[in-house]
The prediction has a mean pLDDT of 77. Predicted 3D model of a 386-nucleotide RNA (Bacterial RNase P class A) from Veronia pacifica. Taxonomically the source falls in Veronia (Bacteria, Pseudomonadati, Gammaproteobacteria, Vibrionaceae). Its Rfam family is "Bacterial RNase P class A". Rfam classes the family as a ribozyme. RNAcentral holds the sequence, with entries from MGnify.
RNA sequence: GAGUUGGCCGGGUAGUCGCUGCUUUGUUGAUGUCCUUUGGGAGACUGACAAAGGGGAGGAAAGUCCGGGCUCCACAGGACAGGGUGCCAGGUAACGCCUGGGGGGCGAAAGCCCACGACCAGUGCAGCAGAGAGUAAACCGCCGAUGGCUGUCUCUUUGGGAUAGAACAGGUAAGGGUGAAAGGGUGCGGUAAGAGCGCACCGCGCGACUGGCAACAGUUCGUGGCAUGGUAAACUCCACCCGGAGCAAGACCAAAUAGGUCCCUAUUGGCGUGGUCCGCGUUGGGGACGGGUAGGUUGCUUGAGCCUGCGAGCGAUUGCAGGCCUAGACGAAUGGCUACCACCGUUUUUUAAACGGUACAGAACCCGGCUUACAGGCCGACUCAA
Repeated sequence: GAGUUGGCCGGGUAGUCGCUGCUUUGUUGAUGUCCUUUGGGAGACUGACAAAGGGGAGGAAAGUCCGGGCUCCACAGGACAGGGUGCCAGGUAACGCCUGGGGGGCGAAAGCCCACGACCAGUGCAGCAGAGAGUAAACCGCCGAUGGCUGUCUCUUUGGGAUAGAACAGGUAAGGGUGAAAGGGUGCGGUAAGAGCGCACCGCGCGACUGGCAACAGUUCGUGGCAUGGUAAACUCCACCCGGAGCAAGACCAAAUAGGUCCCUAUUGGCGUGGUCCGCGUUGGGGACGGGUAGGUUGCUUGAGCCUGCGAGCGAUUGCAGGCCUAGACGAAUGGCUACCACCGUUUUUUAAACGGUACAGAACCCGGCUUACAGGCCGACUCAA
C1' cells in the first nucleotide's frame, strides 16, 4: 500500500422548561377498623395535589420470517391427510439458529459461498440448433472385407477363378459439423474401415481392508470393459419434526339501560276465556340474586437476566462463587430551548470566521435467533506485495 475478518460505540458537558413510573414527607377527600361522655376523635391502606430525591428506548426497539416461555381450549392409542426440515457430530428450553468437521465451487492467499438424502420404485419435463437427445443416432466423411452389378484376363466353358471400377445392399461413432450436454481419456495393437474389440496407464462403479463416533478419506488389495445423460425450491420415495388460538391470551371487581330467575304486594285493579261466579292465563308496583356490556384492576416485568472472577471445552456453550436490579406507558411518556465542544457540508477576506445540518430508526407480554436499514468513529487478529 492492497485486501480479509472479529468485536465495540453510535454525539458529549452545563443550565433551564416540561412528560411518565418509583421512594419519602406534607395537605386533603372517602371507606374499613378502633375509642367514646354519641357531640366527636384516632387512623392502617388508598385516591387527588404539592415538594424533595432518584429511574426513563435500541443495536437494530423494525420486518413479523423461524423457535420457545406463559395463557386458554382440545386431547387414550394408532393410522391417513396437511405443513416443514434434509452431509455428519456437538451446543441449546427449542430452532430452519450457532459451533466444529466432511464434500463441492471461487480466490494467489487470508478467506468467502453452497436446501449438500434418493432419478438402476414409478410417473413427468426439456426452447433453439442438429441426421440423431434417451431400450441412442448415419448429415458430411471413411470402408465396402461379405452379398450383388459392370469391364478385362484366364481355366477343365449353361460353370468356376483372378483382377479393376462404380458405390446398390450394407458396415463404421476414429475425424468434421450441431449443441449446455452426443454413452470415459491417452497410447499401442487390431481391422475392409472402425470400435473397450484386445492390452497398458489414468479415470469410474462395486466389494474388502485401514483410519475416523460419523459424514467421509486412501500412492492399499480384489473385481467389472464401463453398464446407469440432466432435472426432485417436478410429482414422488426415504428419514425426522409438528394439536389450535394468541396479552385484543387469560383472571378479578363491576354502573346505567334492557332482558332473566325468585320472593312480596294488589287480588276490591285492567284485559282475555265466559250468560254469570269460581278458576286459569296475561298485565302493574316493590325487593333480592346471578350473568353479560361500558369502565376499572391485574397479567406487567426478577428473567433460559446482567457484570466480575475462577474452572471445563478447539469452539458454540457450560459449572461454581461474589455482586447488581437496569422503562413499564394505554389520549401511549422517554422531549424542547440556550451556551460551549465534536463531526459533516457550503461560502469567504483561509493559523480562522459565518451560515446550515446531526445516520438508521423508535418499546407495547417476555425471551433466543435470522433478515433488512444505518452518518461517523474506536480496538484487535490475519493474508499478499514492496